A computed fold for a 70-nucleotide RNA from a bovine gut metagenome, annotated as transfer RNA.
RNAcentral holds the sequence, with entries from MGnify.
Its mean pLDDT, the model's own confidence on a scale to 100, is 80.

RNA sequence: GACGAUAGCUCAGUUGGUAGAGCAGAGGACUGAAAAUCCUCGUGUCGGGGGUUCGUUUCCCUCUCGUCCC
Numbered sequence: 001g002a003c004g005a006u007a008g009c010u011c012a013g014u015u016g017g018u019a020g021a022g023c024a025g026a027g028g029a030c031u032g033a034a035a036a037u038c039c040u041c042g043u044g045u046c047g048g049g050g051g052u053u054c055g056u057u058u059c060c061c062u063c064u065c066g067u068c069c070c
Stems, first nucleotide, its partner, number of pairs: 001068005008023004017054001025041005047063005
């Protein structure tokens, strides 16, 4: 200097308008019992602080942590 930090994990979330998917997990159906399959289930200080705005995960500044480059 560049990129990143969002659910247990991997990650979306672009014109700023109140947050989602897959996997995992829980409950149920099915089965003699399991596996597979099907149905249902998320109150997440969106890393911390400040600013701008009617309003910010989203824009600006700063700090912390991680990866990479010089």